Large-subunit ribosomal RNA, domain II from a Bacteroidia bacterium, 684 nucleotides, folded computationally. NCBI's taxonomy places the organism under Bacteria, Pseudomonadati, Bacteroidota, Bacteroidia. RNAcentral holds the full RNA, with entries from ENA. The coordinates come from a structure-prediction model, not an experiment, and the mean pLDDT is 85. Its Rfam family is "Bacterial large subunit ribosomal RNA". Rfam links the family to the GO terms ribosome and structural constituent of ribosome.

Context: one part of a larger RNA
């Protein structure tokens, strides 16, 4: 990891509620304990005690009443009867109370053979090295001091075995070892090691102090008890089939991942037409929007005009200006959740009518939930951020399987009793992967734009449509030929200014087909080259300006690209149509349930069957009890195959083994069903 066996809602207690069945009823029951007896699950007897039939009031109390009150036509509680025993079930309470699990406290006691320290007696410590003080001689001195040499043999001295430590590394890390080994490194006469016998015990020792040791255990050993401590907390929690099926809100909580009342879920009861949707009719209301001579504010320009600033006048009072600030007043613009002269749809409330058919109400049992979630629309809050967050209506996931979106709880289709090698659509798709079109019809697009999520301000004679509007055969547009003059060098300025530095102008007159006191080049200033305009050649459509579809630039992300992929000019993108495909949806066939309704039934119609936590039914298997009635050495149980039969748990028959007990029908009582708890235990 398997596999086998063990393994968790259970007993007690008449303690409280409820529901079944029975017995008895204004009553119902008897505990001890006694007596009889067939000794047994009997019978009798005990009325003590307990419920109940009367409440109210704090009580005197008074009573179908009676308490507030001085007093109710007033109010609270109560009265117009149904109980009680016993069993069985469902849930409380009290006990460990569904099991497994602490860390922890308390107390008895057991520990210093490990380790700390003491405390008594005993061992060790190769050999080198260095050379303290003191001594001796010599010198020196009046005599020391004091030099020198030789002697000596101190020292938490040095080097370096034993021995003791453990300083780097590397190994080792299901190890040779629950702490080692290899090299290296410290101490090695010392606060040195180290034998043996003894001492200090758990809030206690013992620490040259690391919170270190105190038997591989130490911020309080072990070991047996209180003990099954507590554990709002983690995990476990065991056959089958059927009906219905939540919730992740709201008030309160020393409460937030726990309750406690309501909300939703179920199962029994009962009273009724409450219930939901539509049309209509009535209604209350201030949201969206809107508004501003209707109010609070809040905001741009202007007039207008108070105040204030500044200037000017003056001795001073008085006065005047003001392209400064500005109150009110008026035009003209705008804004508001906490503004409103207005004011919708939706939503609610009333009644009506028609629809649907037990969904709505009330009492009672029995729950779970109280961590939600995404998404659409309103909104706070954030950055009009977020898979953010906190509210409202709606959904879906949660607790929903199928199809479709490549893959994907909650996006789009649609809600799975069962079967079927039958048939039609949804959402989505039909060139191949891939099930159905290389479908029709008309345009778009050239960028591989796109082919199922994305990109903007901005730029562009891309190209395709529309709508206005101008110029054209009396000839447009573009191109060629030609002209493009004159007063005039227009006045002024100016060194010069002559269409073309700058200024002014009734920028005007003249010849003209037709030329501006001149569009732009150029000159120091002229000159020169060109435009506008104008004729001539061509001959047929050419401009403007608005909208609109596709496309193009903008255009950058970290492992290798990609439309899911091949690929595709459509198989791309608009518009219409027709076919087909395509789901557990719809149909068909046949089967089984739940409910209803009709019937004595058998049935028949109708209908219903996705489901977590969770409520109700209804069965299956195991051991033992009891009564019936069976099978077994002509072979029980148990094992191991086979057919068979029930939706299923199971079940029946039977070949082999096996070798002595076992079923079956009714009722009863449980140590009554494992896959899961790092579950125990044993096996491999």
């Nucleotide at each position: 990891g398997c596999c086998u066996a063990c393994g968790a809602g259970u007993u007690g207690c008449u303690c409280c509620u409820c529901g079944g069945u029975g017995g008895c009823a204004a009553g119902g029951u008897u505990a001890a304990g006694c007596c009889c007896u067939u000794c047994a699950g009997g019978g009798g007897c005990g009325c003590a005690a307990c419920c109940g039939a009367a409440g109210c009031g704090a009580a005197a109390g008074a009573g179908a009443g009676u308490c507030c009150u001085a007093a109710c036509u007033g109010g609270g509680c109560g009265u117009a009867u149904a109980g009680u025993c016993a069993c069985c079930g469902g849930g409380g309470u009290c006990a460990g109370a569904c099991g497994c699990g602490a860390a922890a406290c308390c107390u008895u006691g057991u520990g210093a053979u490990c380790u700390a320290c003491c405390c008594a007696u005993g061992g060790g410590c190769a050999g080198g090295a260095u050379g303290a003080a003191g001594g001796c001689a010599u010198g020196g001195u009046a005599a020391a001091a004091c030099a020198u040499g030789c002697u000596g043999g101190a020292g938490g001295u040095c080097c370096g075995a034993a021995c003791g430590a453990g300083u780097a590394a590397a190994c080792g890390u299901u190890g040779a070892a629950a702490a080692g080994u290899u090299u290296u490194u410290c101490g090695a006469u010392g606060a040195c090691c180290u034998g043996u016998g003894g001492g200090u015990a758990g809030g206690g020792g013992u620490g040259a102090a690391a919170g270190g040791c105190c038997a591989a255990u130490c911020a309080a050993a072990c070991u047996g008890g209180g003990a099954g401590a507590u554990a709002g907390c983690u995990c476990g929690u065991a056959c089958u089939c059927c009906c219905c099926g939540a919730a992740a809100u709201g008030c309160c909580u020393u409460u937030a991942g726990g309750g406690g009342c309501a909300g939703c879920c179920u199962c029994g009861g009962g009273a009724u037409a409450a219930g939901u949707g539509u049309g209509g009719c009535g209604g209350a209301g201030g949201u969206a929007g809107a508004g501003a001579u209707a109010c609070u504010g809040a905001c741009a320009g202007g007039g207008c005009u108070a105040g204030g600033g500044g200037g000017c006048u003056u001795c001073a009072c008085c006065g005047c200006c003001u392209a400064c600030c500005a109150a009110a007043c008026c035009c003209u613009u705008c804004c508001a959740a906490a503004c409103u002269c207005c004011g919708a749809a939706u939503g609610c409330c009333g009644c009506u009518a028609c629809a649907u058919g037990u969904u709505g109400c009330c009492c009672g049992g029995g729950a779970g939930u109280g961590a939600g979630g995404g998404c659409a629309u309103g909104g706070g809050u954030g950055c009009u951020a977020a898979g953010g967050u906190c509210c409202a209506u709606g959904u879906c996931c949660g607790a929903g399987a199928g199809g479709g979106a490549a893959a994907g709880a909650a996006c789009c289709c649609a809600g799975a009793c069962c079967a079927c090698c039958g048939g039609c659509u949804a959402a989505g798709g039909u060139c191949c992967c891939g099930g159905a079109g290389u479908g029709u019809a008309u345009g778009c697009u050239a960028a591989g734009u796109u082919a199922a999520a994305c990109u903007a301000a901005c730029g562009a004679g891309g190209u395709c449509c529309g709508a206005c509007u101008g110029c054209a055969g009396a000839g447009a547009c573009a191109g060629c030929u030609a002209g493009g003059a004159u007063g005039u060098u227009g006045g002024c300025u100016u060194g010069g200014a002559a269409g073309c530095a700058g200024c002014c102008a009734u920028u005007c007159a003249u010849u003209u087909a037709a030329a501006g006191a001149g569009u732009g080049c150029g000159u120091a200033a002229c000159a020169g080259c060109u435009c506008a305009c104008u004729a001539g050649u061509c001959g047929a459509g050419c401009g403007g300006u608005c909208g609109g579809g596709c496309a193009u630039g903008g255009a950058u992300a970290a492992u290798g690209a990609u439309c899911g992929g091949g690929u595709a000019u459509a198989a791309g993108c608009a518009u219409a149509c027709c076919a087909c495909c395509g789901a557990a949806g719809c149909c068909g066939u046949g089967g089984a349930u739940u409910u209803g309704u009709a019937g004595c039934a058998a049935u028949a119609c109708a209908u219903c069957u996705g489901g977590u936590a969770g409520g109700g039914g209804a069965g299956c298997a195991u051991u033992c009890c009891a009564u019936g009635g069976g099978c077994g050495u002509g072979g029980a149980a148990g094992g191991u195959g086979u057919g068979g039969c029930g939706c299923g748990a199971g079940c029946c028959a039977u070949g082999c083994u096996g070798g002595a007990g076992c079923g079956c029908a009714u009722g009863g009582a449980a140590a009554a069903g494992c896959a899961a708890a790092u579950g125990u235990a044993g096996g491999c």